[in-house]
């Protein structure tokens, strides 16, 4: 400089182009001798950045900016 793979919630991953979710952590409650455990219910997201394409974009295009690996 190129090539490829990723970037989604505190974390680890989901998500046919059609209203973004689970698990864990959190928080607030039951349950008890107090913790843990276990159970219910709950609060969190400009989907890395700017554009485009569509009626519609987490997702398809271009650029760009982080990580990782590879070529030279």
């Nucleotide at each position: 400089u190129c090539c490829g793979c990723g970037g989604u919630a505190g974390c680890u991953c989901a998500a046919u182009g059609g209203c973004g979710g689970a698990g864990c952590a959190c928080g607030u409650g039951a349950c008890u001798g107090u913790u843990a455990a276990u159970c219910a219910c709950g609060g969190g997201g400009u989907u890395g950045u700017a554009g485009g394409u569509u009626c519609g974009a987490g997702c398809c295009c271009u650029a760009c900016c982080c990580g990782c690996g590879g070529a030279g």
This is a predicted structure of a 72-nucleotide RNA (transfer RNA) from a Bacteroidota bacterium. Rfam family: tRNA. Rfam classes the family as a transfer RNA.